[in-house]
């Protein structure tokens, strides 16, 4: 730089799910928990999803309330591409 096939050493992060807070919500975030994971380290550039306070449209005389949309704001890095940084051990 390329590799994670095999073997080893030090580890190391943590789904679901439970409990507490934070939010409208998706969801975080702490703590237990371990399904996984060689970048499950970190960054929302690109594509997906996903939510919907607020905001446009329509219904509704009118409110109250309903449905709908995403230009909009958010969330998801453990959804994928990219970008970066990096621990071992192969060649």
């Nucleotide at each position: 730089a390329a590799c994670g096939u095999a073997c080893a050493a030090g580890g190391g992060c943590a789904a679901a799910c439970c409990c507490g807070c934070c939010g409208a919500a998706a969801g975080g975030c702490g703590g237990g928990g371990a399904c996984g994971c060689a970048a499950a380290g970190c960054c929302u550039c690109c594509g997906g999803u996903c939510u919907g306070c607020g905001g446009g449209a329509u219904c509704g005389g009118u409110c109250a309330g309903a449905u709908u949309c995403a230009u909009c704001a958010g969330a998801u890095a453990g959804c994928g591409g990219g970008g970066u940084u990096g621990c071992c051990g192969u060649c």